[in-house]
RNA sequence: AGAGUUUGAUCCUGGCUCAGGACGAACGCUGGCGGCGUGCCUAAUACAUGCAAGUCGAACGGACCUUGCUUUAACGGAUUGGAGUACUUGUACAAAGAGAAGAUAGAGCGCUGGUUAGUGGCGAACGGGUGAGUAACACGUAGGUAACCUGGCAAUAAGACGAGGACAACUAUUGGAAACGAUAGCUAAUACUGGAUGUGGUGUGAGGAAGGCAUCUUCUUCAUAUUAAAGGAGCUACGGCUUCACUUAUUGAUGGACCUGCGGCGCAUUAGCUAGUUGGUAGGGUAGAGGCUUACCAAGGCAAUGAUGCGUAGCCGAUCUGAGAGGAUAAACGGCCACACUGGGACUGAGAUACGGCCCAGACUCCUACGGGAGGCAGCAGUAGGGAAUUUUCCACAAUGGACGGAAGUCUGAUGGAGCAACGCCGCGUGUGCGAAGAAGGUUUUCGGAUUGUAAAGCACUGUUGUAUAGGAAGAAUAAGGUAAACAGGGAAUGGUUUACUGAUGACGGUACUAUACGAGGAAGUCACGGCUAACUACGUGCCAGCAGCCGCGGUAAUACGUAGGUGGCAAGCGUUGUCCGGAAUUAUUGGGCGUAAAGGGCGUGUAGGCGGUAGAUCAAGUCUUGUGUGAAAGUUUGCAGCUCAACUGUAAAAUUGCAUAGGAAACUGAUAAACUAGAGUGUCGGAGAGGAAAGCGGAAUUCCAUGUGUAGCGGUGAAAUGCGUAGAUAUAUGGAGGAACACCAGUGGCGAAGGCGGCUUUCUGGACGAUAACUGACGCUGAGGCGCGAAAGCGUGGGGAGCAAACAGGAUUAGAUACCCUGGUAGUCCACGCCGUAAACGAUGAGUGCUAAGUGUUGGUGGCGAAGUCAUCAGUGCUGUAGUUAACGCAAUAAGCACUCCGCCUGGGGAGUACGGUCGCAAGGCUGAAACUCAAAGGAAUUGACGGGGACCCGCACAAGCGGAGGAGUAUGUGGUUUAAUUCGAAGCAACGCGAAGAACCUUACCAACUCUUGACAUACCAUUGAAGACAUUAGAGAUAAUGUUGUUCUUUCGGGACAAUGGAUACAGGUGGUGCAUGGUUGUCGUCAGCUCGUGUCGUGAGAUGUUGGGUUAAGUCCCGCAACGAGCGCAACCCUUGUCGUUAGUUACCAUCAUUCAGUUGGGGACUCUAACGAGACUGCUCGUGCAAGCGAGAGGAAGGUGGGGACGACGUCAAAUCAUCAUGCCCCUUAUGAGUUGGGCUACACACGUACUACAAUGGCCGGUACAAAGGGGAGCGAAAUGGUGACAUGGAGCAAAACUCAAAAAGCCGGUCUAAGUUCGGAUUGCAGUCUGCAACUCGACUGCAUGAAGGAGGAUUCGCUAGUAAUCGCAGGUCAGCAUACUGCGGUGAAUACGUUCUCGGGUCUUGUACACACCGCCCGUCACACCACGAGAGUUUGUAACACCCGAAGCCGGUGAGCUAACCAUUUAUGGAGGCAGCCGUCGAAGGUGGGAUAGAUGAUUGGGGUGAAGUCGUAACAAGGUAUCCCUACCGGAAGGUGGGGAUG
Repeated sequence: AGAGUUUGAUCCUGGCUCAGGACGAACGCUGGCGGCGUGCCUAAUACAUGCAAGUCGAACGGACCUUGCUUUAACGGAUUGGAGUACUUGUACAAAGAGAAGAUAGAGCGCUGGUUAGUGGCGAACGGGUGAGUAACACGUAGGUAACCUGGCAAUAAGACGAGGACAACUAUUGGAAACGAUAGCUAAUACUGGAUGUGGUGUGAGGAAGGCAUCUUCUUCAUAUUAAAGGAGCUACGGCUUCACUUAUUGAUGGACCUGCGGCGCAUUAGCUAGUUGGUAGGGUAGAGGCUUACCAAGGCAAUGAUGCGUAGCCGAUCUGAGAGGAUAAACGGCCACACUGGGACUGAGAUACGGCCCAGACUCCUACGGGAGGCAGCAGUAGGGAAUUUUCCACAAUGGACGGAAGUCUGAUGGAGCAACGCCGCGUGUGCGAAGAAGGUUUUCGGAUUGUAAAGCACUGUUGUAUAGGAAGAAUAAGGUAAACAGGGAAUGGUUUACUGAUGACGGUACUAUACGAGGAAGUCACGGCUAACUACGUGCCAGCAGCCGCGGUAAUACGUAGGUGGCAAGCGUUGUCCGGAAUUAUUGGGCGUAAAGGGCGUGUAGGCGGUAGAUCAAGUCUUGUGUGAAAGUUUGCAGCUCAACUGUAAAAUUGCAUAGGAAACUGAUAAACUAGAGUGUCGGAGAGGAAAGCGGAAUUCCAUGUGUAGCGGUGAAAUGCGUAGAUAUAUGGAGGAACACCAGUGGCGAAGGCGGCUUUCUGGACGAUAACUGACGCUGAGGCGCGAAAGCGUGGGGAGCAAACAGGAUUAGAUACCCUGGUAGUCCACGCCGUAAACGAUGAGUGCUAAGUGUUGGUGGCGAAGUCAUCAGUGCUGUAGUUAACGCAAUAAGCACUCCGCCUGGGGAGUACGGUCGCAAGGCUGAAACUCAAAGGAAUUGACGGGGACCCGCACAAGCGGAGGAGUAUGUGGUUUAAUUCGAAGCAACGCGAAGAACCUUACCAACUCUUGACAUACCAUUGAAGACAUUAGAGAUAAUGUUGUUCUUUCGGGACAAUGGAUACAGGUGGUGCAUGGUUGUCGUCAGCUCGUGUCGUGAGAUGUUGGGUUAAGUCCCGCAACGAGCGCAACCCUUGUCGUUAGUUACCAUCAUUCAGUUGGGGACUCUAACGAGACUGCUCGUGCAAGCGAGAGGAAGGUGGGGACGACGUCAAAUCAUCAUGCCCCUUAUGAGUUGGGCUACACACGUACUACAAUGGCCGGUACAAAGGGGAGCGAAAUGGUGACAUGGAGCAAAACUCAAAAAGCCGGUCUAAGUUCGGAUUGCAGUCUGCAACUCGACUGCAUGAAGGAGGAUUCGCUAGUAAUCGCAGGUCAGCAUACUGCGGUGAAUACGUUCUCGGGUCUUGUACACACCGCCCGUCACACCACGAGAGUUUGUAACACCCGAAGCCGGUGAGCUAACCAUUUAUGGAGGCAGCCGUCGAAGGUGGGAUAGAUGAUUGGGGUGAAGUCGUAACAAGGUAUCCCUACCGGAAGGUGGGGAUG
């Protein structure tokens, strides 16, 4: 960075698709290891279980445990074999038993230690989760608060005095199943309540100073009112000190609150929204500004720069992609917000309207003794469910951080870790080297080989990883704590600061890492291989099975399906699916377009908006520049560094393109004031015009009416008919009526914005142009919405109505004809008024301004010279054309060129300008205007062909002019069909059909029936045997065949053998007229003996292609000449070849015979003249003359045997028809192999209701028959031709002379000519058919040969539609010969005899050629293609309705709760006094405002569904027609109206595409 796909090919437009990257992914196959990350995207569904927020006893009273002391009681019983003991010193106790230690229980005290329910403090508002809601000051960014709050923390200043009354816990009684209470009593505080003090704070009043931003802010003075507190621990020399708390105040920091600018979704088929709504005043409320709230007053506020509504959505840093600009996304990490079952509410507090708090309502779940209670995983794990899909009910507080505490410490599912998962990124491994017998096996093969492949084996190594064993970190220390010293304060102590020493603590984890041993051992898949796109073969399958991202593959040789081998890619992954960006310049700011491809509004006017002339001045909003602040961190980028590398991480820088702010500049844009005149407009003068509106007038023509003349037709058509007419038409003459339209002039002439405007006159009126340069002084351009105008048709009301004419009727045409043609004919066409608002409303080209070669017409005006003329210029309107432009065509000063300004519009085809909604309209309908679904194209321009019921030119027995036929008959022959055991196969318009077949009785023969053979009838190879093979005969048999007998015994030799043949055997193989001519070669037909078909170089074109090859002439011809961006060349044409026509030379045998002899006879001698034969030559070339023409040539003529390629033949360009042939032959592949091969006999190919082709013979007198008689050419002949002669009516037989042939023979030519006969008839025409008798060939004529004789004597009397051949030695007619062949010819191939007619000519038919034109065709008109109907499927609309939501509104009800009122009930602290009452204050209760859920109601809106119905799409070989593409057979198309099975037709107007 591009590629594939529209076409026969090309260029363009334009869509679809692919290659890239990414992912919280999923699925399929596979799976070794480690590191770092990540892991419910769906049901904000429901949750079992455990844990996630506690802590402080240094706030408090208790309780419990422990400990010390004291004491009591009972126990115990040392000392002593029992008497004192205790102490306060004078008491008590003691034999009725004193008494120590010890130990039990109780009590008391304590500055022993610990645990703790409760009171109290702090925390629980952090941390953690989720993204439902939210389109909003929610978020981001930049600001503001002179309108605010802030616990803990830090700093500063000051203080902490002195009292009081309770309530838990606890005790007692008591209720309840429980949850949880009730009553009475006791008690402490850092809990609670007064009082004092007031550094200060706050309020009010009176001043002062400074500052600012309007309200105001700061500092300060005085007066007055009001406002605080709590202790705990340690030490003490008892004085106090320290520390942690506490109070007041001022600051800071942090965190929050509010306000503002700007920014980021879709829909206008959501256009109007709003009533506390917008503002003010006053009250209330808040930490605080504020309609935040209430009352009153005013009527505002928002909106096309998108209000309101609906839908969707957490926002950002960032992430993915992209060159960038952008686009998409919102997982993880970080910031903010919101939420915590759903809805509402407050309380507490510094902070909540509070995830693990409270109250109420609702849904759900659980417990219950039925009375009542309890709950909220969107914390961590986990469960169920949903889903394509997402983990462990783990370890630890060791680290980091948090709460509490003085601290130890406790708590911490935050966090640190581990587990699971290839989910992602990164790294490593699955070995390394040598190794050719190129092993085996696989695959393939042209059978030689090739490939797998150095791959393996084998040999030599290594040890990452793995396994085992052993060692073993960092994360953990400036922690805490302890000891000591120093320092400061006021003397000490505690405590503080600093220094030194000491110093426990690890979840991960015995992990990372290290060492040793073992041993290639345990470790590779997946996708693709037709093109895009790297990589190919075989087999199987046979439009089947299947593949496919797009194009597309598959119908018997599939590199596209499936399998295998091989190859390519990536690799512990690979592929698929989904989504996003890219490619896509395919929404185009960067960076697109609108004449014909999609796209300019039908035209104007003008609002908002956008843009705007010249020269100065000022300002500084845009703009530019410099600085400052901010733009969190992480991420991205770069440098360096740490894990062995990397991923990952650390650090530094850059970047963050933005916003705000300060200073500066003044060119441009903008703003302001004042100017200018070139834009624009006004004035004056002038001419042109179908410009518009109204009124009046005119003549020609059609029709009708009246009258006259007049008589049989008129009219109409391709031809007719309907129609009119003897009741007098048409025609003609005169008069009249009425409506509509205005000939000539008339012109790519004029006017108008467009639609449009045409007789003449008058009135009213718009615009443009020229000249002039007096006036204004940018007044301009464009123009979303808006408004107006707007052909024809159509609609409404009222007129009018001559002609024309949808509909309709009739007549034709036609298969039909709802059409084209004809005769009629109504709406309508006309007028007035009102609607409609569309057209191919087109130059398919928006408006405006400027610039950019020329030439030539024309309309209107002006000027110069000198009238005519010519030149110049302005405004229009045409043509040609340069540059330029365009895909091309084309455009080209009237641009589609070069630029600027503004508006409109487009983004694949179809569905569809449709549906729904809205809006306009009386209606018809208009405007606006989708989606589902479906296709891979649709389209533009140009090119080459082909085609045309397009054009021009030319040719041909193509037509015409002629002659003779076919089609009718009979027969022959071929084909179809039918039949059959078989009727073998092929050929199929021309270009199959007397064709393959130049000849089917057997054979041929391929077909059928029957009988046989199986290495075979035929070829090669091997082994064995034999020496034959063969011939003859007999028997059986239909024969093949079999048996038997007789006969026979190969060639060569160096004698070993070899060759050959036969038989037998085994295996390779033979064989196939079996299939495929659509796998092929070769051969052939055909267009067509038509004149064409191409190439090289050059040139033109973006290209396909063109040119040459076209044009003007000419020719049989692309034959030749001239011209020409062409110049040459090739295959064709012609010529060269054969034959025929004339002459010459040479040569004369078997041919010939003029002269000389001779004979029956060229028989013989002779001749070489002639004919002829056969070799070589000559001859004809438009060469000569005339005319014409530039030339080529043409015409005429001469000469000549022949005259313009003399006649005939052979010869067939590039190609077309998948033309014919696998059955001539050859051949790939497939098929058969005791048969689809081979042999034999018989049959069949010869059938026969019928149809067609090609021939023969006829229908007769131009003839038949009989008799006589004349003249050819070219051929054949040895298993042959066969003479004479003889026999037979004849076919023929006998015979065998001659002849391998210019010799002999077939062989007689026939028509012709002469004579005779027949006389118009189914005949003396015609000969079919049949009978009888024969001949010949042949093993054999039954099926099934030919011929002869006699007899028989059919159809047929000239052939419908239609059709064939032929232009001169031709047609026609006459016979002859040959090939095939034993025999068989009406066929075929040749030969000669006799021998015409006609061609004006190219209009028509057919075929062909050249040029041109149109095309929607390219399989090429046997093309393409439209619509209805029928069938199947799909999505959508309408639909009586049904149903589910959503958000509001109105009313009802009104929980909790805040607020307000009341408060006769209750009430510790304070006050008072009548001392047990009152007051202040408070509480319950009650009332009220607001108020969620709920209820009712009518509407709105969204979805689902619905009998039926409407069109649309797709599909297969359906039905009906043939509308379109060619002049598409009526040119097509647009708007409109009517009509019709359908395409469609007709009327009116319009376009040319």
About this RNA: A computed fold for a 1553-nucleotide RNA from Alaus oculatus, annotated as small-subunit ribosomal RNA. The source organism's lineage runs through Eukaryota, Allotriocarida, Pterygota, Eumetabola and Alaus. The sequence is in RNAcentral, with records from SILVA. It matches the Rfam family "Bacterial small subunit ribosomal RNA". Rfam links the family to the GO terms structural constituent of ribosome and ribosome.